[in-house]
RNA sequence: AAGCAUGAUGGAGGCGCGGUUUUCAUCAGUAGCUCCCAGAAAGGCCGGGGAAGGCCGGGGGUGAAAGGGAACGCCGCCGAAGGGUGACCGCUUCCCCGGGCGGGCAUUUCUGGGCCGACGGAGAAUAUCCGGCGGACUGUCACUUAUAAAGUGGAGCGCUGUCAGACCU
Numbered sequence: 001a002a003g004c005a006u007g008a009u010g011g012a013g014g015c016g017c018g019g020u021u022u023u024c025a026u027c028a029g030u031a032g033c034u035c036c037c038a039g040a041a042a043g044g045c046c047g048g049g050g051a052a053g054g055c056c057g058g059g060g061g062u063g064a065a066a067g068g069g070a071a072c073g074c075c076g077c078c079g080a081a082g083g084g085u086g087a088c089c090g091c092u093u094c095c096c097c098g099g100g101c102g103g104g105c106a107u108u109u110c111u112g113g114g115c116c117g118a119c120g121g122a123g124a125a126u127a128u129c130c131g132g133c134g135g136a137c138u139g140u141c142a143c144u145u146a147u148a149a150a151g152u153g154g155a156g157c158g159c160u161g162u163c164a165g166a167c168c169u
Stems, first nucleotide, its partner, number of pairs: 002169002006164006014078001016077005022071003032062006043056003046098006081111003084107003088103004112138002115135003119131004140154005
């Protein structure tokens, strides 16, 4: 002086990721409220067990909201973030078991990224979201190759710039 573990700091991917104001559609002419008429049996009200008490049909009037979305903008970002799993909290008339939905927390458990497709799940939904799979595309690294193109393979625990850098060589 060079190389290497590692550390610090910056950066890239692109129909990139998350949050959110406003507006709009949907939910829905539904729930609720109200007036009139009828009925009050069976059966039903997420699944199972139990308790107590109700409701349901038709017509008129009035008439939402939440969760879930879309668009423009704004903000924060590049494991951005999302899924799975775990215990916990909340929602249903009440209690128990299960399921579902919502919430923050934990987790080296999975996913490089978006797009399209069929399938499965969530959802009021033909919206939208989630999942692995298939397809082409795309960023990146490695290998093949003289380069490029192309092909094959890998995973963000990756890639790349800068600085520092023990032991060892």